[in-house]
RNA sequence: GCGGGUGUGGCGGAAUUGGCAGACGCACUAGACUUAGGAUCUAGCGCCUUUGGCUUGCAGGUUCAACUCCUGUCACCCGCA
Numbered sequence: 001g002c003g004g005g006u007g008u009g010g011c012g013g014a015a016u017u018g019g020c021a022g023a024c025g026c027a028c029u030a031g032a033c034u035u036a037g038g039a040u041c042u043a044g045c046g047c048c049u050u051u052g053g054c055u056u057g058c059a060g061g062u063u064c065a066a067c068u069c070c071u072g073u074c075a076c077c078c079g080c081a
């Protein structure tokens, strides 16, 4: 230099014929239980200027509608030279 793959909450990881983004698990927080802790159970848990808006590495494009399609770009991994 060329080709291919991956990138989604704190972490892992779903959603791919384009149609509710974050299912599910872990971690964490609060409560119950306990003398206390662990385990278990219940609820909560992205960001913001919160009747709502934003968020799928980043920046654009197509579309009524994009994690999904197209273009560029960044990082990492694999292969070729």
Base pairs, nucleotide, nucleotide: 001080002079003078004077005076006075007074010026011025012024019064028044029043030042031041032040046054047053048052057073058072059071060070061069